This is a predicted structure of a 71-nucleotide RNA (transfer RNA) from a Candidatus Cloacimonadota bacterium. Its Rfam family is "tRNA". The family's RNA type in Rfam is transfer RNA. RNAcentral holds the sequence, with entries from ENA.

RNA sequence: GGGCCUGUGGUUCAACGGAAGAACACCUCGGUCGCAUCGAGGAAAUGCGAGUUCAAUUCUCGCCAGGUCCA
Numbered sequence: 001g002g003g004c005c006u007g008u009g010g011u012u013c014a015a016c017g018g019a020a021g022a023a024c025a026c027c028u029c030g031g032u033c034g035c036a037u038c039g040a041g042g043a044a045a046u047g048c049g050a051g052u053u054c055a056a057u058u059c060u061c062g063c064c065a066g067g068u069c070c071a
Stems, first nucleotide, its partner, number of pairs: 001070007010024004018054001026042005047063005
């Protein structure tokens, strides 16, 4: 330098182009003499910019970051 893959809550992962979810973690409440377990509730995310579309996490292009292969 070139090819391919990936980028979503704090972390690990989901999500036919049509209302962004789960687990763990965090906070509050209940429960306990107290802690933990447990039960109920809550906050929290689509790497950046453009394009297509009535509608984009999803499709297209560029950039950035990471991984892998080739040179």